RNA sequence: AGCUGUAAAGGGCAAACCUGUCGAAAGGCAGGGACGCAAAGCCACAGGCCUAAAACCGUUACGGUCACGGCGGCUGGGUUGCCGGU
Numbered sequence: 001a002g003c004u005g006u007a008a009a010g011g012g013c014a015a016a017c018c019u020g021u022c023g024a025a026a027g028g029c030a031g032g033g034a035c036g037c038a039a040a041g042c043c044a045c046a047g048g049c050c051u052a053a054a055a056c057c058g059u060u061a062c063g064g065u066c067a068c069g070g071c072g073g074c075u076g077g078g079u080u081g082c083c084g085g086u
Base pairs, nucleotide, nucleotide: 002086003085004084005083012037013036017032018031019030020029021028022027035073041079042078043077045076046075047074048071049070050069055065056064057063058062
């Protein structure tokens, strides 16, 4: 440096759910909590998925379309990195 995660050490992260808070929502953040995770560290670049405030269309209520809003714990890609094996 490349490949790799069967076993180990020291650690790390934290799903659901609950509370608070921000948000139109999806969802985020903080605390509690652990289902899991070898990149479950970081980046919305490609695909995918969620939401639909504003806008537009039809319009009484309302319905439809739509991301400039989100999800990295959906897949791929980029990038950085601990320990062990080889």
Description
A computed fold for an 86-nucleotide RNA from a Bacillota bacterium, annotated as c-di-GMP-I riboswitch aptamer. Model confidence (mean pLDDT): 87 of 100. Its Rfam family is "c-di-GMP-I riboswitch aptamer". Rfam links the family to the GO term cyclic-di-GMP binding. The source organism's lineage runs through Bacteria, Bacillati and Bacillota. The model forms 95% of the base pairs in the Rfam consensus.